[in-house]
RNA sequence: ACUGCUAAAGGCAAACUCGGGGAGACCUGAGGACGCAAAGCCACGGAUCUAGACUCAUUAUCAUGAGAUCGCCGGGCCGCCAGGA
Repeated sequence: ACUGCUAAAGGCAAACUCGGGGAGACCUGAGGACGCAAAGCCACGGAUCUAGACUCAUUAUCAUGAGAUCGCCGGGCCGCCAGGA
């Protein structure tokens, strides 16, 4: 590199409740644990969700464009411990 059975030290925190932010998806603080070997970080690709369904802009003219979810999948980067080529 790779692997995650057994540990050990730990870590994170679903649903839900309350406070706050947002048009919304959703985010955030506290409580709370369903679970997670990356449930650490990144919107790069896909997917899903919200807004819009007008206007405007463009290298477009059957086209492109805003926001959200990394605990949906893939990918990228970093990382504890144990085993280990």

Annotation: c-di-GMP-I-GGC riboswitch aptamer from Desulfuromonas sp., 85 nucleotides, folded computationally. The model forms 100% of the base pairs in the Rfam consensus. Model confidence (mean pLDDT): 78 of 100.